[in-house]
Molecule: SAM riboswitch aptamer (S box leader)
Organism: soil metagenome
C1' cells in the first nucleotide's frame, strides 16, 4: 500500500498504583483497585496442519503451530441519504489477518 473480516467467543492471579475504553463528543469501566509488565488459563478471525466433500475452486468439520484477541454492536456518535431519533442504511476512521 491492497485484499478480506470486525452484532458471536474467551479470565484468574502476582507487581503496580490513576488511569482506560484509538482520536472529537457522549456515554461507560475502575481504590469492591485503571494502564503497564510477569505467569499461567482460555477463545477461535485469519495464515499454516489434519479429514472429508468438490465445479480445482470452494464449502464444512477438526485440532491449536504462528499472529492476535479475552467489559460494552468495532460502546456510539463524527459524513451522506431517509430523518423526531447514537433509529435505519451505506460511506469515512480504526482494529486484525495475509500478501
Nucleotide at each position: 500500500c491492497u485484499u478480506a473480516u470486525c452484532u458471536a467467543g474467551a479470565g484468574c492471579a502476582g507487581u503496580g498504583g490513576a488511569g482506560g475504553g484509538a482520536c472529537c463528543g457522549g456515554c461507560c469501566c475502575u481504590a469492591u483497585g485503571a494502564a503497564a509488565c510477569u505467569g499461567c488459563a482460555g477463545c477461535a478471525a485469519c495464515c499454516a496442519c489434519c479429514c472429508a466433500a468438490u465445479u480445482u475452486a470452494u464449502u464444512g468439520g477438526g485440532a491449536a503451530g504462528g499472529u492476535g484477541c479475552u467489559a460494552a454492536c468495532u460502546c456510539c456518535u463524527g459524513c451522506a441519504g431517509c430523518a423526531g431519533c447514537a433509529g435505519c442504511u451505506g460511506g469515512g476512521a480504526g482494529a486484525u489477518a495475509a500478501g